[in-house]
Formats: sequence, C1' cells, structure tokens
RNA sequence: GAGGCGGGACUUUCUGCCGCGGCCUCUAAGGCUGAGGAAAGUCCGGGCAGGACAGGGCACCCCGCUGCGGAAAGCGCAGAAGGGAGUAAUCUUUUGGGUGCCGUAACAGAAAACUACCGCCGUCUCCGGUUUCGGCCGGAGCGGUAAGGGUGAAAACGCGAGGCAAGAGCUCACGACGUCCGUCGGUGACGGCGGGCGGGUACGGUCCCGGGGCCUGCAAGACCAAAUAUACUGGCAGAUGAGGGCUGCCCGCCCGAUGCCAGGGGGUAGGUUGCGUUAGAUAAAUGGCAGAACUCGACAGAACCCGGCUUACAGUCCCGCCUUUUUU
Repeated sequence: GAGGCGGGACUUUCUGCCGCGGCCUCUAAGGCUGAGGAAAGUCCGGGCAGGACAGGGCACCCCGCUGCGGAAAGCGCAGAAGGGAGUAAUCUUUUGGGUGCCGUAACAGAAAACUACCGCCGUCUCCGGUUUCGGCCGGAGCGGUAAGGGUGAAAACGCGAGGCAAGAGCUCACGACGUCCGUCGGUGACGGCGGGCGGGUACGGUCCCGGGGCCUGCAAGACCAAAUAUACUGGCAGAUGAGGGCUGCCCGCCCGAUGCCAGGGGGUAGGUUGCGUUAGAUAAAUGGCAGAACUCGACAGAACCCGGCUUACAGUCCCGCCUUUUUU
C1' cells in the first nucleotide's frame, strides 16, 4: 500500500429573511423553544388503568447449557461443550432430564432398526452322480452370517489378534464414545489424569424437572357538564272536560285523560384531565426562500411513558485486530 474482521461515535454545516406549534412577558411586539438513531415494525418485558379474583389443585401456553448484570424480557455481557464456514482475525448454529411407548428417516437400497440382494458358510434334511466304501462333487430345501460388494446424508463403534462351519464385542489388547467413582483445576457449565462399567442410531412426540404466565389496552380510565327527551319527587289544574284535531282567532262539531310548573339522577354534544420539570396536540406545528462551504447529503416524521429486540439506511470519522505485497 491492498483486501478483510470486530467495536464505537456522527447523521450535511453556517448566515439572513418569511412562516407554523407551544410557553413567557413590561401587550407591542419581542424573547425562549420545537423529531430520530431508528420517531418504524408493534415482536418481547414493565409502569399505568379498568374488569375478574377467599385459598389450593388440574388443564393449557411460554421459557430452558453456565456465571454475572437487570424490575423483567424472544434482554445484555462474559464463558462451556458439540457441529459448520474462513489461510486468519472472526462469524454462525445447537443446548434441562430421560428413552418405556409411539411416529418419522425422502430418493436410492435387500434392509432405515428384530434388515440377508449379491457374496460367504453347512453344526441339518432330501435327491442325483461317483467311489479305492473312508468319503468326494453337484443340486434343492432349511438355516447361519452384518466380515466383503453394492445403495445412501446416515448401515448397528474403529483397528489388530484370538475364535468359528463361516462369521460377529463372541472374547481380548489398544483407541473412540457414553456413564459412574476417585483426584486435581475452575464460582460454575466443564476440563485433565487414574480406575470400574456399558453396547439397536438420529430426530420429534408422549413423560419428568425447574422457572414464568388471569383478561383487556390511553379510542385504557378519571372529573365537569348544555340543548332536547326522560326515570323519580313535590305543587297546581282536570270527566261540572285537562288536552288535542278541523283552524290564524271566535263559535260550532269530533276525539276523551292527562296537562302545566318546579326540583332532579343517569347518559349524549362539548370541555378538563390522564399527558411529560427543555417537542407535544380540539385530526395533529417542526417548513420555505436566498447566499456560502464540502465528500452534494441515505433511511425516514413523535401521539401515554420506559427498558429491549428486529428491520430500513447515502456517507464521514475513531479504536483494536487478521491476511498479503513491497521496501528498510
């Protein structure tokens, strides 16, 4: 110098004018202040609020390696073990216990968990041939065998020896794996060493253990409260006709039991609050123009608040590290 990995910070900057929301004032204009790292998705957790709820249990749902932090979290940091990618820095993925039962293991393959297609074998039966009468050869049946071939992502632990009709953890040594005991290191998950034991795999469900979980969601909820109508209460009038219709008024005709006044609760419109001690609401302000600078500016706009996660994103700067090239 080039390429890469991890972490952090910033999010065009400055000036002037005009405008918009909020607040303040000496009321005439002025002063102060006004989006984000994600304000987003609404995915987790909480505050807050209403409803439900004596206490306990079952069922259901979520979480699950270890330590620390945290109110908690599908949260953060550091670590453990196994797998995967990369030369490396580093990234990524899995994770409580258990395996009695159940399910699955595509394609291929005989067989995917009580496996025999080829191959190998004959401790067994029968048939044929041959014979030097001891057997030998061939075939069929039945059976043994997971060593070898072949299929597959995966084939019943690897390898050597013994053993056997042939074989096989069948037996043994060494090794791998699992588990138990001892010991050492570590807070712990776990690791090192020594010893004992074990042999049908993987994943999921069922099962067991530990922790957590009522429902709804600020359009939650609380307070004040008009007009009109009205529950209820009181007063007055009323079949000796209240009131209504024809009909604006009087008479007349028709209908026939309520009408008027006052008080008054709940609910509605509306308002206040919830609601922010430096944005903040009544449907919602945060913008425009001009000039200057540069690398020419991405994703994107608060609506009750807080802690996280995830997603989107032009570019700039800083720190640590890895690989490689050249020079010294």
This is a predicted structure of a 328-nucleotide RNA (Bacterial RNase P class A). Rfam family: Bacterial RNase P class A. Gene Ontology terms of the family: ribonuclease P activity, tRNA processing and dimeric ribonuclease P complex. Of the family's consensus pairs, 89% are formed in the model.